[in-house]
Parts: sequence; structure tokens; C1' cells
RNA sequence: AUGAAGACUUAGGGAGAGCGGCUUAUUAAGCACACCGAAGGAGUAAAUCUCUCAGGUAAAAAGACCUAAGUCGGACG
Repeated sequence: AUGAAGACUUAGGGAGAGCGGCUUAUUAAGCACACCGAAGGAGUAAAUCUCUCAGGUAAAAAGACCUAAGUCGGACG
């Protein structure tokens, strides 16, 4: 002097499946059936594969993953 992997924060993008039925009434919760799979979890050598425990099925929230900036970090030279 360059500043990798990795971690964290902020912002943006971000799919799928009942705006169904019944009960309660605290607008949220519960029950049954039907579905989704990209938080997490489990299986596997591993996985964006499979399972569907949890979660979800108008909006909101969440959301793997991707991009940008910043901080930590300190590979490489």
C1' cells in the first nucleotide's frame, strides 16, 4: 500500500399456496378439511433435494437468496 473469505448493520429487490367454512368475539384467537415451501428445524456426505414439526395461504408482517453502502476482519502481494 492492495484489501479476499467470513460476520454484523442499513437500504432496495424478493416466490408459492383457501381475501374459503364453522365457533368465539378481545379484529384477534381456536377447530376441521384442503394446499404452499425460500425464516427456522429434521434426513442426507452435502443441498435451493426430500419431509412438513414449526411457519405460511388478500393486505400488513415475515422471507432463503441477490445487489449497494458502511463497520469489524486481515487472506493475498